Background:
Predicted 3D model of a 521-nucleotide part of an RNA (small-subunit ribosomal RNA, 5' domain) from an uncultured bacterium. Its mean pLDDT, the model's own confidence on a scale to 100, is 84. Its Rfam family is "Bacterial small subunit ribosomal RNA".

[in-house]
Context: one part of a larger RNA
RNA sequence: GGAUGAACGCUGGCGGCGUGCUUAACACAUGCAAGUCGAACGGGGAUAUGCGGAGCAGAGAUUUCGGUCGAAGCACUGUAUAUCCUAGUGGCGGACGGGUGAGUAACGCGUGGGUAACCUGCCAUGUACAGGGGGAUAACACUUAGAAAUAGGUGCUAAAACCGCAUAAGCGCACGGUAUCGCAUGAUACAGUGUGAAAAACUCCGGUGGUACAUGAUGGACCCGCGUCUGAUUAGCCAGUUGGCAGGGUAACGGCCUACCAAAGCGACGAUCAGUAGCCGGCCUGAGAGGGUGAACGGCCACAUUGGGACUGAGACACGGCCCAAACUCCUACGGGAGGCAGCAGUGGGGAAUAUUGCACAAUGGGGGAAACCCUGAUGCAGCGACGCCGCGUGAGUGAAGAAGUAUUUCGGUAUGUAAAGCUCUAUCAGCAAGGAAGAAGAAUGACGGUACUUGACUAAGAAGCCCCGGCUAACUACGUGCCAGCAGCCGCGGUAAUACGUAGGGGGCAAGCGUUAUCC
Numbered sequence: 001g002g003a004u005g006a007a008c009g010c011u012g013g014c015g016g017c018g019u020g021c022u023u024a025a026c027a028c029a030u031g032c033a034a035g036u037c038g039a040a041c042g043g044g045g046a047u048a049u050g051c052g053g054a055g056c057a058g059a060g061a062u063u064u065c066g067g068u069c070g071a072a073g074c075a076c077u078g079u080a081u082a083u084c085c086u087a088g089u090g091g092c093g094g095a096c097g098g099g100u101g102a103g104u105a106a107c108g109c110g111u112g113g114g115u116a117a118c119c120u121g122c123c124a125u126g127u128a129c130a131g132g133g134g135g136a137u138a139a140c141a142c143u144u145a146g147a148a149a150u151a152g153g154u155g156c157u158a159a160a161a162c163c164g165c166a167u168a169a170g171c172g173c174a175c176g177g178u179a180u181c182g183c184a185u186g187a188u189a190c191a192g193u194g195u196g197a198a199a200a201a202c203u204c205c206g207g208u209g210g211u212a213c214a215u216g217a218u219g220g221a222c223c224c225g226c227g228u229c230u231g232a233u234u235a236g237c238c239a240g241u242u243g244g245c246a247g248g249g250u251a252a253c254g255g256c257c258u259a260c261c262a263a264a265g266c267g268a269c270g271a272u273c274a275g276u277a278g279c280c281g282g283c284c285u286g287a288g289a290g291g292g293u294g295a296a297c298g299g300c301c302a303c304a305u306u307g308g309g310a311c312u313g314a315g316a317c318a319c320g321g322c323c324c325a326a327a328c329u330c331c332u333a334c335g336g337g338a339g340g341c342a343g344c345a346g347u348g349g350g351g352a353a354u355a356u357u358g359c360a361c362a363a364u365g366g367g368g369g370a371a372a373c374c375c376u377g378a379u380g381c382a383g384c385g386a387c388g389c390c391g392c393g394u395g396a397g398u399g400a401a402g403a404a405g406u407a408u409u410u411c412g413g414u415a416u417g418u419a420a421a422g423c424u425c426u427a428u429c430a431g432c433a434a435g436g437a438a439g440a441a442g443a444a445u446g447a448c449g450g451u452a453c454u455u456g457a458c459u460a461a462g463a464a465g466c467c468c469c470g471g472c473u474a475a476c477u478a479c480g481u482g483c484c485a486g487c488a489g490c491c492g493c494g495g496u497a498a499u500a501c502g503u504a505g506g507g508g509g510c511a512a513g514c515g516u517u518a519u520c521c
Stems, first nucleotide, its partner, number of pairs: 001521004006517005013392006019385002021350001026348003030345003035092003040089002043086011055074002060069003099303003108228008118220002123216007131165001133163002140155006171196005177190005201208002229275003236266002241263004246258003278300004282293004305326005328339004356382001358381003364378001365376004395425004405416004429462001432456004439448001465510005470491003476505005486493002
């Protein structure tokens, strides 16, 4: 000198764009953050309309005046149709998106390869198929136990829920064969034998969905070469340890696991142990080499109160799923239960220190749905903070009697100083009034927002501070103080004439900031 997710002191006009718990991965009140589909299903409910039933009512008609017939209307009920709502069964999605960096020195990450050792829902393309049956169960009704959470019993019922059967190949499994090819295990193609496994309907007839197989795309999994902090005041480490064989397990290779056999394997090219740490693209600095760093944004990884476990599923060993254990908090009828903000706000605490319990799904994107649409604290915006960067303003011109005041003085003057006043202008920003977007491609739909912007009127008004002035280092005098009070980055200054302390006048620097502190180059 540059830089910062900064903080502190003094000061503070406006706007744009960014950015904001670096500390306690401490504990959390409250609200919201993942739902959706009635075009999968049986119920339940609401509304409208039609038809039927029985009841009240009674215009009117008729009458032998006793009655008889009887439209509208009112409320109830059954059924059919249409529309809407939905607890439950079922489907898809809750593995994405969002947060954090505790752990991890590791194939975790980066980079380059490999898989002849693998998987892949939704999507695309192609081929083929969808025949015929069955038994349940929630909801519901009744009921039992319980304070509750919830759990159980009996009975009824549906499906694109569940289960057999049929059919099926170039699909799976087992067996042997031929040809071609490869770096090895082997791979591919062809034909064969035996054996095994599918499906779901709806329709406006356009299609939407279902099953199997193949290919693609996307996403993932595993393996390998190289690179990846400090300490030797850590020198030896290791028993599933190293390898083999057989089996199990997995989507798949593998001590991944198990039994048996062998006794190996790593290490001064630093094993093991200890400490520290998420890694990278990047960012800061530097002429570069390098050094430092890993906030925001993007990629990967890990975690979700702590530890362990599996279930479901194409995908999890799953932040707002389940089970167990532990700590903590809450409810309780003491028998037993409920919870997990490192999602967005917000609270307490810690701290030098870090924001609103805001608006909207209008846009972009995501989930569900045929769609309408619903959900979305992702996201888009707004609010707060000079926290940073950038831009603008706090007026312009003229004005010497060099006014007054102040400071100083050799008492003549000098400085402040064209500075002010005065005169002539202008109106950026702020304030007032009127109009008023784009962002919506695409009929409708705009949170932002009556915002940006434009125009008009109006007033110099509402808008300047901070640090420094001995040398380094731009900028000097007076008074006070008297080794005191104090200053200080280094040298140093102060003990009676202090340009170094304090105040004033003047000056220098930067400027809505200026200094200080901390850290890096």